[in-house]
RNA sequence: AAUUUCCUUCGGGGUCGGGUGAAAUUCCCAAUCGGCGGUGUUGAAGCAAUGCUUCUUAGUCCGUGACCCGUGCGGCUUCUUGAGCCAAGCGGUGGAUCUGGUGAAACUCCAGAGCCGACAGUUAUAGUCUGGAUGGGAGAAGGAAUUU
Numbered sequence: 001a002a003u004u005u006c007c008u009u010c011g012g013g014g015u016c017g018g019g020u021g022a023a024a025u026u027c028c029c030a031a032u033c034g035g036c037g038g039u040g041u042u043g044a045a046g047c048a049a050u051g052c053u054u055c056u057u058a059g060u061c062c063g064u065g066a067c068c069c070g071u072g073c074g075g076c077u078u079c080u081u082g083a084g085c086c087a088a089g090c091g092g093u094g095g096a097u098c099u100g101g102u103g104a105a106a107c108u109c110c111a112g113a114g115c116c117g118a119c120a121g122u123u124a125u126a127g128u129c130u131g132g133a134u135g136g137g138a139g140a141a142g143g144a145a146u147u148u
Base pairs, nucleotide, nucleotide: 001148002147004145005144006143007142008141009140010139017029018028019027031128032127033117034116035064036063037062038061043055044054045053046052047051059115060114068092069091070090071089074086075085076084077083078082097113098112099111100110101109119131120130121129
């Protein structure tokens, strides 16, 4: 330095104001938010310096998580048949960007204009309210052991 296993901690933001209405943070005007890993121009820093390394910039590129569907290792309930419930892993589904500029290189930077957002609930249709959720989680940091 890398491999594998384990432990601990961390790990999602948002309706100001106004209109209509019996009723809307759900409609209309307007406001506002952007998980995680990768890539990544310019730039910055370091070094053994015309190179190398590191850091830094994507809701809309690539991949991925939550929700949902299928399957079901394993477990639970029931006296049994049978039925029901939980559920590792695996599979599926799963939204949205262009134009101009700079540059060797940008769907990432700068300028402008767009677009998107699980399920259930609701006096009225929800990215933003309430709920499953004091849950789960991609992953991040630290530590211990192990092997090379």